Large-subunit ribosomal RNA, domain VI from Compsopogon caeruleus, 266 nucleotides, folded computationally. The RNAcentral record of the full RNA draws on ENA and SILVA. Rfam family: Bacterial large subunit ribosomal RNA.

Context: one part of a larger RNA
């Protein structure tokens, strides 16, 4: 811009894409078959591999400053206690959220249609024969559907429901031009399990959207100070303490203020 007034929500599905996998075991059955050796079709059941999608309750990985330990050195006057630096975390032990796989769940199916090779029925040309010439049946991991996703710019622009209303001016009186608006939308602002940017989604005081604060979860692992024991290193008590990023719940303390613009007249 179009979809023939302007919008919101929900849809149909032309079309497109994805997927379509392989193996083992049990049973049927040591049956059919076969002299024996061997050894099935068909049917039923169970499991596995690789691949794919999703997720983080479990098992774990990461988790660049969350906790603790620790060496050297510098500083806070000193002790104690801390802070900085040591290759872009000094080193080490752990680790929430998030992300992830090695973890967990699910998937390939079933039914159907038309067929290939092939197997048939009826059957002439050609008194026989013949699956074919007329007619007609079966038949594959393949094809079409079926399953999952996208999808009306499908210009063939679809469908349903709901909302908004018949404003003002100019004019050659018009299906033209301009303007204020409606429903609605965009910007703005606070954000996100959404994200390169866009887009998407949520919220904007009639409020839990983010931060802060409180409680809890979770992590680390028992802080500092003091007291006691010990010559001391240290240990014990206070103390499952102290500290803490992302999590949950709550709480208007801070910030979502102030607003702007677009948008029908059929």
């Nucleotide at each position: 811009c179009g979809u023939u007034a302007g919008a919101g929500u929900a849809u149909u599905g032309a079309a497109a894409g994805g997927a379509u996998u392989u193996c083992u075991c049990c049973u049927u059955a040591g049956u059919a078959c076969g002299a024996g050796a061997g050894g099935a079709c068909c049917g039923g059941g169970a499991g596995a591999g690789a691949c794919g999608c999703a997720c983080c309750g479990c098992u774990g990985g990461u988790g660049u400053a969350u906790c603790a330990g620790u060496u050297a050195u510098u500083g806070u006057g000193c002790c104690a206690a801390c802070a900085g630096u040591a290759a872009a975390c000094g080193c080490u032990g752990a680790g929430u959220a998030g992300c992830c796989a090695a973890g967990u769940g699910c998937g390939g199916a079933a039914c159907g249609g038309a067929u290939a090779a092939c197997c048939g029925c009826u059957g002439a040309a050609a008194g026989c024969a013949u699956c074919u010439a007329a007619g007609u049946g079966g038949g594959a991991a393949g094809c079409c559907a079926a399953c999952c996703u996208u999808a009306a710019g499908a210009u063939g622009a679809g469908u349903a429901c709901u909302c908004u209303c018949a404003c003002c001016g100019u004019u050659u009186u018009a299906a033209a031009c301009g303007g204020u608006u409606a429903a609605g939308g965009u910007c703005a602002c606070g954000g996100c399990a959404a994200g390169a940017c866009u887009a998407g989604c949520c919220g904007u005081u009639a409020u839990a959207u983010a931060g802060g604060c409180g409680u809890u979860a979770a992590g680390u692992g028992u802080a500092a100070g003091u007291a006691u024991a010990g010559u001391a290193a240290u240990a014990u008590a206070u103390u499952c303490a102290g500290c803490u990023g992302a999590a949950a719940c709550g709480u208007a303390c801070u910030a979502a203020c102030a607003g702007a613009c677009c948008g029908a007249g059929g």
It is recorded under the gene name rrlA.